[in-house]
Context: one part of a larger RNA
RNA sequence: UGGGUUGUUCAGGAACUAGGCAAAUUGACCCCGUAACUUCGGGAGAAGGGGUGCCCGCUUCACGGUGGGCCGCAGAGAAUAGCGCAGGGCGACUGUUUAACAAAAACACAGGUCUCUGCAAAGUCACAAAAACGACGUAUAGGGGCUGACGCCUGCCCGGUGCCGGAAGGUUAAAGGGAGAGGUUAGCCGCAAGGCGAAGCUUCGAACUGAAGCCCCGGUGAACGGCGGCCGUAACUAUAACGGUCCUAAGGUAGCGAAAUUCCUUGUCGGGUAAGUUCCGACCUGCACGAAUGGCGUAACGAUCCUGCGACUGUCGUAACAACCCGCCCG
Numbered sequence: 001u002g003g004g005u006u007g008u009u010c011a012g013g014a015a016c017u018a019g020g021c022a023a024a025u026u027g028a029c030c031c032c033g034u035a036a037c038u039u040c041g042g043g044a045g046a047a048g049g050g051g052u053g054c055c056c057g058c059u060u061c062a063c064g065g066u067g068g069g070c071c072g073c074a075g076a077g078a079a080u081a082g083c084g085c086a087g088g089g090c091g092a093c094u095g096u097u098u099a100a101c102a103a104a105a106a107c108a109c110a111g112g113u114c115u116c117u118g119c120a121a122a123g124u125c126a127c128a129a130a131a132a133c134g135a136c137g138u139a140u141a142g143g144g145g146c147u148g149a150c151g152c153c154u155g156c157c158c159g160g161u162g163c164c165g166g167a168a169g170g171u172u173a174a175a176g177g178g179a180g181a182g183g184u185u186a187g188c189c190g191c192a193a194g195g196c197g198a199a200g201c202u203u204c205g206a207a208c209u210g211a212a213g214c215c216c217c218g219g220u221g222a223a224c225g226g227c228g229g230c231c232g233u234a235a236c237u238a239u240a241a242c243g244g245u246c247c248u249a250a251g252g253u254a255g256c257g258a259a260a261u262u263c264c265u266u267g268u269c270g271g272g273u274a275a276g277u278u279c280c281g282a283c284c285u286g287c288a289c290g291a292a293u294g295g296c297g298u299a300a301c302g303a304u305c306c307u308g309c310g311a312c313u314g315u316c317g318u319a320a321c322a323a324c325c326c327g328c329c330c331g
Base pairs, nucleotide, nucleotide: 001327002326003325004324005323006322007321008320009319012316015315020312028052029051030050031049032048037042039149053070054069055068056067057066058065059064071075083310084309085308086307087306088305089304090302091301095107096106111147112146113145114144115143116142117141123133124132150297151296152295153294155227156226157225160224161223162220163219164218165217166216169215170214171213175209176208180204181203182202183201184200187196188195189194228246229245230244231243232242255289256286267283268282269281270280271279
């Protein structure tokens, strides 16, 4: 002299920063006292206050209570020992996860629902088989899919795809069937070349018969999925309860909505700030929410994410000092 680790700091107190990251504050026990909301359990250690040492008397089984006195800046005398509050998103919750960059709003979960399975069950393992699991269980059981506590609910479309049911007709495999055709040649014809050609053997082979499936007829959405366009109209304007028209299987119901979804967009209005692309409350013009790929709420919970307030601080304006360690410089 530069850096590291640890510590202290007047007045200010987040002005730092993507963000209070880090640090600081809080902290034990006793007493008082505690809101909204709520599934009445909770929320709660809410919040917010006060006390705490030693000596003597009285009291007590004890803890302790009570009266008086004493000391310090300080009595949980050092160390270990919650910062708090408010609003919102997501997920109900405790759990689980990317061993070694992600702990979460992802997975799981009780609960809901659909579907398969009547027992040598369905399903699983296994090249095959034997065997085994399911289960020493039996539909209040077991397997699979989706959803994900709880509350209020879960609309319309079966045209396509899937699944389930149906069997009249069409199509249709092996197989059956055998019309007919070919090869071969005893024989016959021919001077010959050659031609015809029965039976047998053999190679093809039409009609016709012929299951499931598919076509076909129905059903089915907590099955895969889907859930419109244009034009006009009210005595200010604007808007359109109303009307017309085209298309569709049917045209998005309730609820929610610039949202973990909104491009235009920092939409507009309100709130909070001196000032707010974030936040909260509204509006609805939903580019491109929407009902178990669940919709909307919700107390409690969360090393979750966003926003604000208080307390507190070297995060900062701007640095200063101390201890130890490292590098470099000088001696």